[in-house]
RNA sequence: AUCAGAGCGCGAAUUCCGGUGGCGCGGCGUUGACGGCCGGGCCCUAUGCGACGGACACGGACGAACCGUGUCAGGGCCGGAAGGCAGCAGCACUAAGACCAGUUGUUCGGGCGCCGUAGAUCGCCUGGUCCGAGCCGUGUCAUCGGAACUCGCGUUCUGAU
Numbered sequence: 001a002u003c004a005g006a007g008c009g010c011g012a013a014u015u016c017c018g019g020u021g022g023c024g025c026g027g028c029g030u031u032g033a034c035g036g037c038c039g040g041g042c043c044c045u046a047u048g049c050g051a052c053g054g055a056c057a058c059g060g061a062c063g064a065a066c067c068g069u070g071u072c073a074g075g076g077c078c079g080g081a082a083g084g085c086a087g088c089a090g091c092a093c094u095a096a097g098a099c100c101a102g103u104u105g106u107u108c109g110g111g112c113g114c115c116g117u118a119g120a121u122c123g124c125c126u127g128g129u130c131c132g133a134g135c136c137g138u139g140u141c142a143u144c145g146g147a148a149c150u151c152g153c154g155u156u157c158u159g160a161u
Stems, first nucleotide, its partner, number of pairs: 001161012014148015035130008044119005049113002052109006059100002062097001068093004076085003
């Protein structure tokens, strides 16, 4: 120096999206468009209360061969005797435990409630009020912004010659 690839910057074209303005068509609009303000509902979050569900406590009855308590027949042991000791069964009371009742209390839980309170956004619906003439959809043209892709110029890097 040449070629290829990649990145960056600039410019141009094409396509798409969005905003604004003009023109045309259709629909709605003084029985009030668009917009503003106030209120309500839907949706979201937190919290309070209530209901529902679970667990625990409280109440009742049951509940220990021995390893609980009390009383301990019979029998056993000690003692000359008086008496004493331990203690099975039984009975009573209860523990662990499970059962029943659920009116209350505590605690936990959540696609429960058209119950309360507060907050969040701007998304939809709706009521009242103010203003007073446009609003929406669609086609086209112009312009602005953005995205993708192509080409050209400049520059950097890599590889080859």